This is a predicted structure of a 349-nucleotide part of an RNA (small-subunit ribosomal RNA, central domain) from an uncultured prokaryote. The coordinates come from a structure-prediction model, not an experiment, and the mean pLDDT is 88. It matches the Rfam family "Bacterial small subunit ribosomal RNA".
Context: one part of a larger RNA
RNA sequence: CUGGGCGUAAAGCGCGCGUAGGCGGUUAGUUAAGUUAGAUGUGAAAGCCCCGGGCUCAACCUGGGAACUGCAUUUAAAACUGACUAACUAGAGUAUGGUAGAGGAGAGUGGAAUUUCAGGUGUAGCGGUAAAUGCGUAGAUAUUCGGAGGAACACCAGUGGCGAAGGCGGCUUCCUGGAUCAAGACUGACGCUGAGGCUCGAAAGCGUGGGGAGCAAACAGGAUUAGAUACCCUGGUAGUCCACGCCCUAAACGAUGUCAACUAGACGUUGGGUUCAUUAAGGAACUUAGUGUCGAAGCUAACGCGUUAAGUUGACCGCCUGGGGAGUACGGCCGCAAGGUUUAAACUC
Numbered sequence: 001c002u003g004g005g006c007g008u009a010a011a012g013c014g015c016g017c018g019u020a021g022g023c024g025g026u027u028a029g030u031u032a033a034g035u036u037a038g039a040u041g042u043g044a045a046a047g048c049c050c051c052g053g054g055c056u057c058a059a060c061c062u063g064g065g066a067a068c069u070g071c072a073u074u075u076a077a078a079a080c081u082g083a084c085u086a087a088c089u090a091g092a093g094u095a096u097g098g099u100a101g102a103g104g105a106g107a108g109u110g111g112a113a114u115u116u117c118a119g120g121u122g123u124a125g126c127g128g129u130a131a132a133u134g135c136g137u138a139g140a141u142a143u144u145c146g147g148a149g150g151a152a153c154a155c156c157a158g159u160g161g162c163g164a165a166g167g168c169g170g171c172u173u174c175c176u177g178g179a180u181c182a183a184g185a186c187u188g189a190c191g192c193u194g195a196g197g198c199u200c201g202a203a204a205g206c207g208u209g210g211g212g213a214g215c216a217a218a219c220a221g222g223a224u225u226a227g228a229u230a231c232c233c234u235g236g237u238a239g240u241c242c243a244c245g246c247c248c249u250a251a252a253c254g255a256u257g258u259c260a261a262c263u264a265g266a267c268g269u270u271g272g273g274u275u276c277a278u279u280a281a282g283g284a285a286c287u288u289a290g291u292g293u294c295g296a297a298g299c300u301a302a303c304g305c306g307u308u309a310a311g312u313u314g315a316c317c318g319c320c321u322g323g324g325g326a327g328u329a330c331g332g333c334c335g336c337a338a339g340g341u342u343u344a345a346a347c348u349c
Base pairs, nucleotide, nucleotide: 003321004320005319006318007303008302012317014200016198017197021193022192023191025088026087027086028085029084030083031082033081034080035077036076037075038074039073040072041071042070049065050064051063052062053061054060091190092187093186094185096182097181098180099179103176104175106173107172108171109170110153115148116147117146119144120143121142125135126134161168162167205246206245207244208243209242210241214240215239219235220234221233222232257316258315259314260313261312262311265294266293267292268291269290270289271288272287273286274285275284276283298305299304322349323348324347331342332341333340334339
């Protein structure tokens, strides 16, 4: 030295699919690569260590032993790992029949509201947190009728649902992915993780072409103020919307990687199933898959977590190693650009 960690102190890749690799259920047999034991050879000398000897001692020199934990050959063992063979069904999947759902993509369509245009009624204000800019006698605001257009879908609506994450909400239709439940038919370990790689990935931003109601960076004006490049007000362009193509980042958060097993319960709630009860609108128990609150043991620096673990373990991956410099410079790769990604050092405390 054989490390300790990653919810909040530094640290879980934004999410998935999957290559190599790592790891891998039960039974029997074969083998003997790993593994274990023995033998033989080798492992130079010196040195180290042990027991002696020689310089008056010591350093030093010298004799013997041990050691050299290794390698090769060979003999044996067969529990475990590997390999091969045969089988199994508890993992995983397929088929059958149900169920719930804002899961995704396309097309169509509806009403409320805002704005605007045209007409009617009508008259002096409207608007604005106070005010002013602004709008209005060329007739506004208000009210009524009609037209246009774009965007978003009140109530239902719920720590409700669905999705790997980002995310998804009017209605209808078409195409389509996944989940879950039941019975237990079929396959027979087909599995888990996953360096590289590839797909997806809010908002903003970019390119081309449309669209443009409301909102609104920039911008202009009015206020406020010592100032006010703000907060507030009146306007307002990109943008927000659509199609196609890029960008690839977020407090992309549960700040908690994925998979599996085990370890008290209580109370809600969503979907399915079984049993019991029931006259009705309601139920009770059990079970299963989610989603919440509280809590045993345990864990934690504390906060808290607690069968949806941050408990007890295993498999695999990613990441951290004092603060600043810096997620910067340089180089590489990617990008139209903006920039992204990979990622230091000097110096300093």